Record summary: Archaeal signal recognition particle RNA from a Candidatus Woesearchaeota archaeon, 272 nucleotides, folded computationally. A source record names the gene ffs. The RNAcentral record of the sequence draws on ENA. The coordinates come from a structure-prediction model, not an experiment, and the mean pLDDT is 77. The organism belongs to Candidatus Woesearchaeota, within Archaea. It matches the Rfam family "Archaeal signal recognition particle RNA". Clan: SRP clan. For this family Rfam cites "Towards the structure of the mammalian signal recognition particle" (Wild et al., Curr Opin Struct Biol, 2002). Gene Ontology terms of the family: signal recognition particle, plasma membrane targeting and SRP-dependent cotranslational protein targeting to membrane, signal sequence recognition. Rfam classes the family as a non-coding RNA gene.

RNA sequence: GGGCAGGCUAGACCGGGUGGUUAGCCCUCACCUGUAACUGCAAACGGGCUUUAUGGCAGGGUCGAAGCUGAACUGAGGUUUGAUUCCUGUUUUGGGGUCCCUGUUCGGACGAUGAGACCCUGUCCUGCAGGGUGGUUCUAUAAAGGAACCGAGUCAGGUCAGGGAUGAAGCAGCUCUAACUUUUUAGAACCACGCUUGUGGGGUUGCGGGGUUGAGAAAGUUCAGGGGGUGCCUCACUACAGGUGUCAAGCCGAUGUGAGGCGUGCCUGCCC
Repeated sequence: GGGCAGGCUAGACCGGGUGGUUAGCCCUCACCUGUAACUGCAAACGGGCUUUAUGGCAGGGUCGAAGCUGAACUGAGGUUUGAUUCCUGUUUUGGGGUCCCUGUUCGGACGAUGAGACCCUGUCCUGCAGGGUGGUUCUAUAAAGGAACCGAGUCAGGUCAGGGAUGAAGCAGCUCUAACUUUUUAGAACCACGCUUGUGGGGUUGCGGGGUUGAGAAAGUUCAGGGGGUGCCUCACUACAGGUGUCAAGCCGAUGUGAGGCGUGCCUGCCC
């Protein structure tokens, strides 16, 4: 000096990044990512720090001169821009359908106990002239009720005056009546109508009635032509927005590999 074995100490590892926050850094928070791999406590008006900032306090595990750092490459994931696929929504324009008319192919509910067509009419609205019914108000009639006291009459009992005869006021009760209330009847005015008469006008989809004619015919359906419309459906196109995936470029970037750099201490035994 080297190798092997054992012990020790300093020490190393037990994650990292982005965002947020901050004058700035770390932590607590959110997200991404990696490992065989820590625990407890406190922390957003917060905890610890100052470019040597990459947490604080308390504990634990593994390893142990072990290691640390690290250009470059790789690269999960993220982000920005551009292009593009697909989906959704809105929109522009156009076409088709839905709608109407005509013809046409079928169809055949129903139909001589009368199809279809045509005509008249009631139901409906309205003007005029009446009736009826209902209601409101007013007037009048009738009936009933109707005054604790402050209305009338009569006033038991009691009260007052008086020697007494008697007189006076007067409550309750009873009778009557005013205001007022209710009801009946009559009249007037006004309003209304599931009512009604006459007459004039309008309307007539539906429902009903009547008349003329006398054999077809409704819905639905096929095709063709014409029309209308943008309400709805659908197709194509235009533009925009959002989402999704892919690609390209730029940026951030965990992780992995890793040139190089720093460090590689102390003690003991054995062998060379």